[in-house]
Source information:
The prediction has a mean pLDDT of 85. A computed fold for a 350-nucleotide part of an RNA from an uncultured bacterium, annotated as small-subunit ribosomal RNA, central domain. The RNAcentral record of the full RNA draws on ENA and SILVA.

Context: one part of a larger RNA
RNA backbone atom coordinates (compact mmCIF):
# COMPACT_ATOMS: atom_id res chain seq x y z
C1' N A 1 0.00 0.00 0.00
C1' N A 2 -3.86 -3.90 0.51
C1' N A 3 -7.95 1.14 6.01
C1' N A 4 -12.04 3.37 7.72
C1' N A 5 -15.07 7.04 6.35
C1' N A 6 -18.37 11.48 4.74
C1' N A 7 -27.21 14.18 7.53
C1' N A 8 -25.28 16.26 12.81
C1' N A 9 -18.29 14.23 14.84
C1' N A 10 -12.89 15.84 9.90
C1' N A 11 -15.45 14.87 5.22
C1' N A 12 -20.42 15.34 -1.02
C1' N A 13 -17.46 19.49 -5.54
C1' N A 14 -23.14 25.28 -5.81
C1' N A 15 -25.01 23.11 -10.67
C1' N A 16 -25.02 20.98 -15.94
C1' N A 17 -22.68 19.38 -20.39
C1' N A 18 -18.72 16.97 -21.44
C1' N A 19 -12.76 14.49 -23.47
C1' N A 20 -9.51 10.98 -21.58
C1' N A 21 -10.04 6.98 -18.30
C1' N A 22 -13.26 3.47 -15.52
C1' N A 23 -17.36 -0.01 -15.46
C1' N A 24 -21.00 -2.02 -18.62
C1' N A 25 -27.91 -5.92 -21.29
C1' N A 26 -29.40 -10.85 -23.92
C1' N A 27 -27.13 -14.70 -27.60
C1' N A 28 -23.93 -17.59 -31.52
C1' N A 29 -19.53 -18.68 -33.08
C1' N A 30 -14.13 -18.17 -33.23
C1' N A 31 -10.06 -16.53 -31.19
C1' N A 32 -6.87 -17.27 -26.20
C1' N A 33 -4.69 -11.62 -24.12
C1' N A 34 -6.20 -12.10 -19.12
C1' N A 35 -7.67 -16.90 -16.54
C1' N A 36 -6.75 -22.20 -14.91
C1' N A 37 -3.97 -26.84 -15.47
C1' N A 38 0.16 -30.46 -17.07
C1' N A 39 5.41 -30.76 -18.99
C1' N A 40 10.45 -28.71 -19.24
C1' N A 41 14.75 -25.24 -18.76
C1' N A 42 16.18 -21.83 -15.66
C1' N A 43 15.99 -19.11 -11.17
C1' N A 44 24.50 -18.67 -9.44
C1' N A 45 26.99 -19.33 -4.59
C1' N A 46 26.01 -17.50 0.09
C1' N A 47 21.60 -15.81 3.59
C1' N A 48 16.56 -17.76 5.64
C1' N A 49 14.31 -22.66 6.48
C1' N A 50 14.51 -28.26 7.74
C1' N A 51 17.52 -32.66 8.99
C1' N A 52 22.15 -34.26 10.30
C1' N A 53 27.04 -33.20 11.38
C1' N A 54 32.13 -30.78 13.98
C1' N A 55 34.52 -27.35 17.08
C1' N A 56 33.19 -29.66 25.48
C1' N A 57 28.00 -25.79 24.72
C1' N A 58 26.59 -21.65 21.26
C1' N A 59 27.81 -18.15 17.95
C1' N A 60 30.39 -19.97 14.35
C1' N A 61 31.45 -23.67 10.63
C1' N A 62 29.94 -28.52 6.90
C1' N A 63 26.96 -32.00 4.38
C1' N A 64 22.76 -32.77 2.63
C1' N A 65 17.33 -31.81 1.00
C1' N A 66 13.61 -27.78 0.46
C1' N A 67 13.02 -23.34 -1.12
C1' N A 68 13.91 -19.06 -4.16
C1' N A 69 6.95 -16.90 -4.09
C1' N A 70 9.53 -14.91 -10.58
C1' N A 71 10.74 -15.61 -15.71
C1' N A 72 11.12 -18.37 -20.71
C1' N A 73 9.32 -22.49 -23.79
C1' N A 74 5.68 -25.88 -24.56
C1' N A 75 0.61 -28.91 -24.56
C1' N A 76 -4.43 -29.22 -22.69
C1' N A 77 -9.31 -26.56 -21.19
C1' N A 78 -12.87 -22.35 -22.64
C1' N A 79 -17.13 -20.93 -17.59
C1' N A 80 -16.13 -15.99 -16.83
C1' N A 81 -12.99 -10.61 -18.82
C1' N A 82 -11.22 -9.32 -22.72
C1' N A 83 -10.96 -9.10 -28.48
C1' N A 84 -13.13 -10.38 -33.37
C1' N A 85 -17.98 -11.31 -36.72
C1' N A 86 -22.76 -12.14 -36.06
C1' N A 87 -27.55 -12.17 -34.17
C1' N A 88 -31.71 -9.41 -29.96
C1' N A 89 -34.57 -6.02 -27.48
C1' N A 90 -35.88 -5.26 -22.00
C1' N A 91 -31.03 -0.84 -21.15
C1' N A 92 -30.64 4.22 -24.28
C1' N A 93 -32.56 6.79 -28.23
C1' N A 94 -36.21 8.53 -32.29
C1' N A 95 -41.46 8.33 -34.06
C1' N A 96 -46.52 8.82 -33.45
C1' N A 97 -50.84 10.72 -30.49
C1' N A 98 -51.98 13.46 -26.21
C1' N A 99 -50.83 16.53 -21.33
C1' N A 100 -49.34 19.83 -17.26
C1' N A 101 -46.19 23.86 -15.94
C1' N A 102 -44.66 30.82 -11.48
C1' N A 103 -39.09 26.90 -17.24
C1' N A 104 -36.39 30.46 -20.53
C1' N A 105 -35.94 34.92 -23.85
C1' N A 106 -38.20 39.09 -26.22
C1' N A 107 -42.33 43.11 -27.50
C1' N A 108 -46.37 44.84 -25.81
C1' N A 109 -50.11 46.11 -22.19
C1' N A 110 -53.01 46.74 -17.14
C1' N A 111 -54.77 47.95 -12.22
C1' N A 112 -53.60 49.30 -7.01
C1' N A 113 -50.12 51.62 -4.03
C1' N A 114 -46.23 55.28 -3.77
C1' N A 115 -43.55 60.41 -5.07
C1' N A 116 -43.66 64.87 -6.93
C1' N A 117 -45.80 68.97 -9.80
C1' N A 118 -50.28 71.89 -11.38
C1' N A 119 -55.47 73.47 -9.31
C1' N A 120 -59.86 73.45 -6.09
C1' N A 121 -62.06 72.67 -0.86
C1' N A 122 -59.83 73.97 3.88
C1' N A 123 -57.71 77.02 7.61
C1' N A 124 -53.42 74.90 12.07
C1' N A 125 -51.39 71.86 12.86
C1' N A 126 -48.98 67.74 10.85
C1' N A 127 -45.66 63.59 11.48
C1' N A 128 -43.18 60.62 14.73
C1' N A 129 -42.20 57.86 19.53
C1' N A 130 -42.08 54.48 25.47
C1' N A 131 -41.96 59.48 25.51
C1' N A 132 -40.07 62.90 22.90
C1' N A 133 -37.29 65.99 19.47
C1' N A 134 -34.97 66.78 14.91
C1' N A 135 -37.95 67.40 10.41
C1' N A 136 -42.65 69.87 7.29
C1' N A 137 -46.24 74.22 7.86
C1' N A 138 -49.66 81.19 6.94
C1' N A 139 -44.54 81.27 0.79
C1' N A 140 -50.89 77.23 3.68
C1' N A 141 -48.48 71.81 5.34
C1' N A 142 -51.47 67.30 7.70
C1' N A 143 -56.34 66.05 5.45
C1' N A 144 -59.48 65.75 0.80
C1' N A 145 -60.67 65.93 -4.64
C1' N A 146 -59.27 66.57 -9.90
C1' N A 147 -55.54 66.18 -13.71
C1' N A 148 -50.37 65.19 -15.24
C1' N A 149 -45.36 62.56 -14.62
C1' N A 150 -42.62 59.19 -12.64
C1' N A 151 -39.98 54.64 -11.21
C1' N A 152 -40.16 50.41 -9.06
C1' N A 153 -43.10 45.65 -7.21
C1' N A 154 -47.01 42.71 -9.24
C1' N A 155 -52.78 42.10 -3.06
C1' N A 156 -56.94 39.05 -4.47
C1' N A 157 -57.22 34.22 -7.17
C1' N A 158 -53.48 30.67 -4.38
C1' N A 159 -53.16 26.33 -2.15
C1' N A 160 -51.95 24.27 4.65
C1' N A 161 -43.73 22.18 2.81
C1' N A 162 -48.84 23.05 -4.66
C1' N A 163 -46.26 23.70 -9.90
C1' N A 164 -41.92 24.17 -13.05
C1' N A 165 -36.43 24.08 -13.37
C1' N A 166 -29.78 21.03 -13.81
C1' N A 167 -28.60 24.43 -10.19
C1' N A 168 -29.05 29.20 -9.03
C1' N A 169 -33.77 29.61 -9.32
C1' N A 170 -38.92 31.52 -11.29
C1' N A 171 -45.59 34.71 -10.32
C1' N A 172 -50.14 40.98 -13.15
C1' N A 173 -51.96 39.93 -18.17
C1' N A 174 -51.04 38.96 -23.48
C1' N A 175 -48.73 37.67 -28.00
C1' N A 176 -44.04 35.51 -30.44
C1' N A 177 -40.02 32.12 -30.02
C1' N A 178 -38.06 28.32 -27.69
C1' N A 179 -35.50 24.00 -23.53
C1' N A 180 -36.88 20.32 -20.72
C1' N A 181 -40.63 16.73 -18.27
C1' N A 182 -44.57 13.22 -18.06
C1' N A 183 -48.67 9.61 -20.13
C1' N A 184 -50.32 5.86 -23.88
C1' N A 185 -48.33 3.38 -28.08
C1' N A 186 -44.75 -0.49 -29.59
C1' N A 187 -43.61 1.86 -35.90
C1' N A 188 -37.97 2.64 -36.18
C1' N A 189 -32.66 2.31 -34.20
C1' N A 190 -30.20 -1.57 -32.25
C1' N A 191 -26.00 -1.40 -26.02
C1' N A 192 -26.04 3.95 -29.43
C1' N A 193 -25.45 3.05 -21.95
C1' N A 194 -24.19 4.69 -16.60
C1' N A 195 -19.97 8.18 -14.03
C1' N A 196 -16.72 11.58 -15.60
C1' N A 197 -9.90 13.33 -13.91
C1' N A 198 -9.12 17.89 -17.43
C1' N A 199 -11.73 21.29 -20.08
C1' N A 200 -16.08 24.20 -21.00
C1' N A 201 -20.68 26.34 -20.21
C1' N A 202 -24.26 28.37 -15.93
C1' N A 203 -24.60 30.54 -11.05
C1' N A 204 -28.87 34.14 -5.77
C1' N A 205 -26.61 38.54 -2.77
C1' N A 206 -22.74 41.77 -3.06
C1' N A 207 -19.60 44.17 -5.55
C1' N A 208 -17.18 46.50 -10.36
C1' N A 209 -16.62 49.10 -15.35
C1' N A 210 -18.97 52.09 -19.26
C1' N A 211 -24.01 54.49 -20.57
C1' N A 212 -29.12 55.36 -19.02
C1' N A 213 -32.53 55.54 -14.93
C1' N A 214 -33.89 56.82 -9.83
C1' N A 215 -40.60 56.56 -6.95
C1' N A 216 -39.98 53.97 -2.36
C1' N A 217 -36.33 51.40 0.42
C1' N A 218 -31.63 52.52 1.96
C1' N A 219 -25.20 50.76 3.72
C1' N A 220 -22.20 55.35 3.71
C1' N A 221 -22.96 60.26 6.23
C1' N A 222 -25.73 64.40 8.64
C1' N A 223 -29.04 65.57 12.52
C1' N A 224 -32.73 63.98 17.08
C1' N A 225 -33.41 61.00 20.89
C1' N A 226 -31.82 56.47 24.17
C1' N A 227 -27.52 55.82 27.85
C1' N A 228 -22.37 56.35 32.29
C1' N A 229 -20.47 56.39 27.06
C1' N A 230 -24.26 55.30 22.36
C1' N A 231 -19.51 55.01 16.33
C1' N A 232 -25.76 50.82 17.62
C1' N A 233 -30.73 49.54 18.82
C1' N A 234 -35.59 54.34 17.74
C1' N A 235 -36.78 58.55 15.04
C1' N A 236 -36.11 63.12 10.83
C1' N A 237 -33.45 62.92 6.58
C1' N A 238 -29.80 60.73 2.65
C1' N A 239 -25.46 59.50 -1.53
C1' N A 240 -23.76 54.42 -3.12
C1' N A 241 -26.91 50.65 -4.32
C1' N A 242 -31.37 48.60 -5.39
C1' N A 243 -33.88 49.11 -11.60
C1' N A 244 -32.42 48.46 -16.94
C1' N A 245 -28.55 47.77 -21.54
C1' N A 246 -23.43 45.58 -22.71
C1' N A 247 -19.08 43.59 -19.98
C1' N A 248 -16.53 41.40 -15.51
C1' N A 249 -16.71 38.95 -10.65
C1' N A 250 -17.47 33.25 -9.52
C1' N A 251 -18.87 33.51 -4.15
C1' N A 252 -23.08 31.70 -0.08
C1' N A 253 -26.11 28.29 5.94
C1' N A 254 -24.89 27.96 -3.47
C1' N A 255 -28.72 23.38 2.55
C1' N A 256 -32.03 17.75 1.79
C1' N A 257 -25.90 20.47 5.67
C1' N A 258 -27.60 13.76 2.55
C1' N A 259 -22.81 12.97 -5.13
C1' N A 260 -24.27 10.71 -9.93
C1' N A 261 -26.64 6.42 -11.91
C1' N A 262 -29.37 1.07 -12.28
C1' N A 263 -31.34 -2.74 -9.70
C1' N A 264 -33.52 -4.79 -4.98
C1' N A 265 -36.79 -4.91 -0.34
C1' N A 266 -43.80 -4.58 4.66
C1' N A 267 -47.08 -0.73 4.68
C1' N A 268 -50.67 3.37 5.80
C1' N A 269 -52.44 8.14 3.86
C1' N A 270 -52.35 13.62 1.57
C1' N A 271 -51.25 16.49 -2.86
C1' N A 272 -50.29 17.18 -8.71
C1' N A 273 -50.08 15.46 -13.45
C1' N A 274 -51.33 11.52 -17.09
C1' N A 275 -53.40 5.63 -18.77
C1' N A 276 -56.90 2.18 -18.14
C1' N A 277 -61.10 -0.88 -16.26
C1' N A 278 -66.21 -0.88 -13.64
C1' N A 279 -70.08 2.72 -13.28
C1' N A 280 -75.81 5.23 -17.42
C1' N A 281 -73.97 10.45 -17.11
C1' N A 282 -72.57 13.73 -12.88
C1' N A 283 -70.09 10.74 -9.64
C1' N A 284 -68.08 6.88 -6.79
C1' N A 285 -64.62 3.34 -6.80
C1' N A 286 -60.53 -0.11 -8.35
C1' N A 287 -56.06 -0.42 -11.03
C1' N A 288 -51.37 1.73 -13.53
C1' N A 289 -47.15 5.50 -14.34
C1' N A 290 -44.01 9.84 -13.38
C1' N A 291 -43.66 13.99 -9.27
C1' N A 292 -44.19 16.48 -4.45
C1' N A 293 -45.29 15.77 0.91
C1' N A 294 -46.59 13.21 6.09
C1' N A 295 -46.30 8.76 9.13
C1' N A 296 -44.11 4.40 9.97
C1' N A 297 -41.52 -2.27 9.52
C1' N A 298 -37.94 -4.51 8.69
C1' N A 299 -33.13 -2.73 8.34
C1' N A 300 -29.76 0.60 9.26
C1' N A 301 -27.64 4.28 13.27
C1' N A 302 -23.92 6.32 18.77
C1' N A 303 -28.06 8.37 18.90
C1' N A 304 -31.03 12.02 17.28
C1' N A 305 -33.16 9.39 13.32
C1' N A 306 -33.76 7.46 8.44
C1' N A 307 -36.92 4.47 6.21
C1' N A 308 -39.21 1.95 -2.12
C1' N A 309 -37.40 10.50 -2.58
C1' N A 310 -32.95 5.04 2.52
C1' N A 311 -29.06 6.96 6.50
C1' N A 312 -31.39 -0.54 4.00
C1' N A 313 -29.53 -4.45 0.87
C1' N A 314 -25.72 -4.37 -3.84
C1' N A 315 -23.10 -2.62 -7.83
C1' N A 316 -19.97 1.22 -10.98
C1' N A 317 -17.66 5.81 -11.51
C1' N A 318 -16.28 10.68 -9.60
C1' N A 319 -15.12 14.34 -5.51
C1' N A 320 -13.51 14.79 -0.88
C1' N A 321 -11.85 13.58 5.03
C1' N A 322 -7.55 11.58 8.42
C1' N A 323 -6.86 15.41 16.02
C1' N A 324 -7.20 21.42 17.62
C1' N A 325 -4.78 26.03 17.04
C1' N A 326 -1.18 28.16 14.04
C1' N A 327 -4.62 28.86 8.55
C1' N A 328 -8.03 29.23 4.32
C1' N A 329 -2.62 32.11 6.61
C1' N A 330 2.26 32.41 3.98
C1' N A 331 4.89 31.74 -0.45
C1' N A 332 4.58 30.13 -5.35
C1' N A 333 1.26 29.82 -9.57
C1' N A 334 -2.88 30.73 -11.76
C1' N A 335 -7.61 34.65 -12.50
C1' N A 336 -9.54 39.30 -12.11
C1' N A 337 -9.93 46.36 -13.33
C1' N A 338 -10.32 46.03 -8.46
C1' N A 339 -12.49 44.08 -4.31
C1' N A 340 -10.76 39.36 -4.04
C1' N A 341 -10.80 33.85 -6.34
C1' N A 342 -8.65 28.82 -6.92
C1' N A 343 -4.52 26.13 -5.73
C1' N A 344 -2.12 26.08 -0.59
C1' N A 345 2.27 24.29 3.08
C1' N A 346 5.64 25.16 7.46
C1' N A 347 7.44 26.28 11.74
C1' N A 348 5.71 26.33 16.65
C1' N A 349 2.19 25.03 20.24
C1' N A 350 -1.76 21.85 23.00
RNA sequence: CUGGGCUUAAAGGGCGCGUAGGCGGUUUUAUAAGCGGGGUCUGAAAUCCCUCGGCUCAACCGAGGAACUGGGCUCCGAACUGUAAGACUUGAGUGAAGCAGGGGCAAGCGGAACUUGCGGUGGAGCGGUGAAAUGCUUUGAUAUUGCAAGGAACACCGGUGGGCGAAGGCUGCUUGCUUGGCUUUAACUGACGCUGAAGCGCGAAAGUUAGGGUAGCGAACGGGAUUAGAUACCCCGGUAGUCCUAGCCGUAAACUCUGAGCGCUUGUUCGAGGGGGAUUUUUUUCUUCUCGGACGUAGCGAAAGUGUUAAGCGCUCCGCCUGGGGAGUAUGGUCGCAAGGCUGAAACUC